[in-house]
Context: one part of a larger RNA
């Protein structure tokens, strides 16, 4: 000067208390462990690994095994030889390959002899190639600590110096915020501001989007209309500005008043100095080491989907504040041309048929659901649960045997709210309802969005965990 303590003050933060829903029991998906296995490719290991890379494993993806094949190679650049390229269909074969056959000639220069440039074939060697190790050789890029308030640096002064001082101290803030004080006086990097959404208002602007008056229609459908909604452009606003108190005539704090919003209104983006030789050689780059008729490359099957079991995350429930059925309302954010696909038809359905519209504030997915209204069921392993398993079927897609999803009949399995023990959450949250998208031929309980419904409860900082400053003690660096 750190780091540490079952030292001390001091103060934060769903840390804990107070509260609501959860996990732990079942069943089911899904990662993972362990097992198996020819392979069950690799990584990712407390918090910060485990619905992670993987925002999509039936071929493909694919890195794995087995079996067939290549070896200047699937990919690059160079030389040299010969054909432009290319199309079309036969024969072996599991395909990869191989053997055979017909067609066809362009474009640049040009002495009409060739002779180039893309492209194919054949050959020679320089090379290629490798998801082969090594993240304890790296660059990036990311994760945590932690969106914690902190890290530091000139100069001046202190100390023989390591180093201190400035950053201690009194008060305040979320905040090293800001005020006073002070051998310290500026200063960088964070903090806050500025950047986006979002809540209130005014001006522009009026289609496709709206409809208060006129008229019109089955309907904002059509005339019309710019006022309301609303869409996006542009500005007003919010500043402890103003009043009372506290406070050192400070910073600041407590109440209020105006206001659509008050003390950072709400929510994103932002992520210091550095820490864990934290992750990632399998995104890519990249040193070294290794391979080279193989550790490279092509192909066909097969594994990545295996299961005695164990651990995570999660999805459906165990019901009446529920099931079921008919009837009836109100959303928002998305997507669409190799695509969305209405109406009509056909099917109990998944679908199928039709194709009208729409490169979309126009047309389409689409139906929101919970809600409300009326019927039934009345506490039962049940009209509750929906798992297993027969059996016929949809779609997609060269192909659903291993190894999709979805539908209809039938089957109805554990399972009455779960031991120790642990998890989210403090307001438009939790909980609970459906919608949407990327990825994708298909295929979502996961992932990132959207909106509807809409609590509880915080008295408090004694303990748990983790972190700020200060200070103490040490035999630790």
């Nucleotide at each position: 000067u750190g780091a540490c303590g079952g030292g001390g003050g001091c103060c934060c933060g769903c840390a804990c208390a107070a509260g609501c829903g959860g996990u732990g029991g079942a069943g089911c998906a899904u990662g993972u462990g362990g097992u198996u296995u020819a392979a069950u490719u690799c990584g990712a290991a407390g918090c910060a690994a485990c619905g992670c890379g993987a925002a999509g494993a039936a071929c493909c993806u694919u890195a794995c095994c087995u079996g067939g094949g290549c070896u200047u190679g699937a990919c690059a650049u160079c030389c040299u030889g010969c054909g432009a390229a290319g199309g079309c269909a036969c024969c072996a074969g599991a395909g990869a390959u191989g053997g055979a056959g017909c067609c066809g000639u362009g474009c640049c220069c040009c002495u009409c002899g060739g002779g180039g440039a893309a492209c194919g074939c054949a050959g020679u060697g320089a090379c290629a190639g490798g998801u082969g190790c090594u993240g304890c050789a790296u660059g990036g890029c990311u994760g945590u600590c932690g969106u914690c308030a902190g890290c530091u640096c000139g100069u001046g002064u202190c100390g023989u110096g390591a180093g201190a001082u400035g950053u201690u101290c009194g008060g305040u803030u979320a905040a090293g915020u800001c005020c006073g004080g002070c051998a310290a006086c500026g200063a960088g990097c964070g903090c806050a501001a500025c950047c986006c959404c979002u809540g209130u208002c005014c001006c522009u602007a009026g289609u496709u989007g709206c409809c208060a008056g006129c008229a019109u229609u089955a309907a904002g459908u059509u005339g019309g209309g710019g006022a309301c909604u609303c869409u996006a452009g542009g500005g007003a606003g919010a500043c402890u500005g103003c009043c009372g108190g506290u406070g050192u005539g400070a910073a600041a704090c407590c109440g209020g008043a105006g206001g659509a919003a008050g003390g950072u209104g709400g929510g994103g983006a932002u992520g210091a100095c550095g820490u864990c030789a934290a992750g990632u050689c399998c995104u890519c780059a990249u040193g070294g080491c290794c391979u080279u008729u193989a550790u490279g490359u092509c192909c066909a099957g097969g594994g990545c989907u295996a299961c005695a079991c164990a651990c995570g995350u999660g999805c459906u429930a165990c019901a009446a504040u529920g099931g079921u059925c008919g009837a009836u309302a109100c959303a928002a954010a998305g997507g669409g041309c190799a695509g969305c696909a209405a109406a009509g038809c056909c099917g109990c359905g998944a679908g199928g048929u039709g194709g009208a519209g729409c490169g979309a504030a126009u047309c389409c997915c689409a139906a929101a659901a919970a809600g409300u209204c009326g019927g039934c069921c009345u506490c039962a392993g049940u009209u509750c649960g929906g798992a297993u398993a027969g059996g016929a079927g949809u779609c997609u897609g060269c192909a659903a045997c291993u190894c999709g999803a979805c539908u209809c009949c039938u089957u109805g399995a554990a399972g009455u709210c779960g031991g120790a023990a642990u998890c989210g959450c403090u307001a438009g949250u939790a909980a609970u309802c459906g919608c949407g998208g990327a990825u994708c031929a298909g295929c979502a309980u996961g992932c990132c969005g959207c909106g509807g419904u809409g609590a509880a409860u915080a008295c408090g900082u004694u303990c748990c965990c983790g972190g700020g400053c200060c200070u103490u003690g040490u035999a630790c660096a």

Small-subunit ribosomal RNA, 3' major domain from an uncultured prokaryote, 477 nucleotides, folded computationally.
It matches the Rfam family "Bacterial small subunit ribosomal RNA".